[in-house]
Context: one part of a larger RNA
């Protein structure tokens, strides 16, 4: 390389949009580049292969034949591939109808809690643990009652529920904007599909400026516990968390399962909708979309997967190839830095 692979052994890129490239629905009619078939020329000779002859055979040498799966030129076919033209409508997108969820991004507004003032009642202990202290507390604490200040976060509802490509998103209210789904079949006429390289978005930590700071708390003090304790416990506490704006691009970023398309038994729930029956808040039966269990065939090493496949196919991308060395080093690209991407080899087993 090739073959085989990629939930769990090595291996699906975090996600997404996409150019380029690769595949690409149903029929006509045309060309005829790919493709098939005929013929011509060429395809040196020797070597090969086959069938005679020559040196007593053999190796050798000689003479006929094939081979030389290629190329050029030429006459022909027209199913497929390609490609022209003028159609189709099953993919695809758009139109209109319908409600219900709820994603983003800004602004308001709510209450519970919780720390903090400031006032009142109160008095001596609170707290914290396994048990301790370290700490608050007679300068009046904890407790309780009124006020009032900030800051983050949204208890029940809540639910293998919903949305969103994936990170992710849960208090109300309004505003503005994306997607999806159901009905109908009105228009468009393949417009699709997947995509190196490229753009973009990206949890939490972390980095700039400038703000905010209630809780919670890396570092850091101090009590503890131990042999020891640079720790679990426990009192305090700064970064950070929060808010703009800009950087970082990283996760076990996971369903450890790349997109799309067809297809392949059934049984049970929930969730969004639409039809149809039925003396109609509702139930049944049906259908199209999601989201969970169990489970036939089939898969698979087993585990289990199993119409939301890990089955049967087809299309494109991505990635693996024995542990270690190492995700290292060099080198280059990105970055303020951390760093990140890309990524060996000696050598040893």
């Nucleotide at each position: 390389c090739u073959g085989g692979g990629u939930g769990u052994a090595a291996a699906g890129g975090g996600a997404g949009c996409g150019c380029a490239g690769g595949c690409g629905g149903c029929a006509a009619c045309g060309c005829a580049a790919g493709u098939c078939a005929g013929a011509a020329g060429u395809g040196a000779a020797a070597a090969c292969c086959c069938c005679g002859g020559g040196c007593u055979u053999a190796a050798c040498c000689c003479a006929g034949g094939g081979a030389u799966u290629g190329c050029u030129u030429u006459u022909g076919a027209a199913a497929c591939u390609g490609u022209g033209u003028a159609g189709c409508u099953a993919g695809a997108g758009u139109g209109c109808u319908g409600g219900g969820g709820g994603g983003g991004u800004a602004a308001g507004c709510g209450g519970a809690a919780u720390u903090c003032c400031u006032a009142g009642u109160g008095u001596a202990g609170c707290g914290g643990u396994g048990a301790a202290a370290u700490g608050c507390g007679u300068a009046g604490a904890u407790a309780u009652u009124a006020g009032g200040a900030a800051g983050a976060a949204c208890a029940c509802c809540g639910g293998u529920g919903g949305c969103g490509a994936g990170g992710g998103c849960g208090g109300c209210u309004u505003a503005c904007u994306g997607g999806a789904c159901a009905g109908u079949u009105a228009c468009u006429g393949a417009c699709g599909c997947u995509c190196a390289g490229g753009c973009u978005c990206g949890a939490a930590a972390g980095c700039g400026u400038g703000g905010g700071g209630a809780g919670c708390a890396a570092a850091c003090a101090g009590g503890a516990u131990u042999a020891g304790a640079u720790a679990c416990c426990c009192u305090g506490g700064u970064a950070g968390u929060c808010c703009a704006c800009g950087c970082g691009g990283u996760a076990a970023a996971c369903g450890a399962u790349g997109a799309a398309u067809a297809c392949u038994a059934g049984g049970u729930g929930u969730u969004g909708g639409c039809u149809a029956u039925c003396g109609u808040a509702g139930a049944u039966a049906g259908u199209c979309g999601g989201u969970g269990c169990c489970g036939u065939c089939g898969c698979a090493a087993a585990c289990g997967c199993a119409a939301u496949a890990a089955g049967u196919a087809u299309u494109c991308c991505a990635c693996c190839u024995g542990g270690g060395g190492a995700g290292u080093a060099c080198g280059u690209u990105c970055g303020c830095a951390a760093g990140a991407a890309u990524g060996a080899a000696a050598c040893u087993c």
Molecule: small-subunit ribosomal RNA, central domain
Organism: uncultured rumen bacterium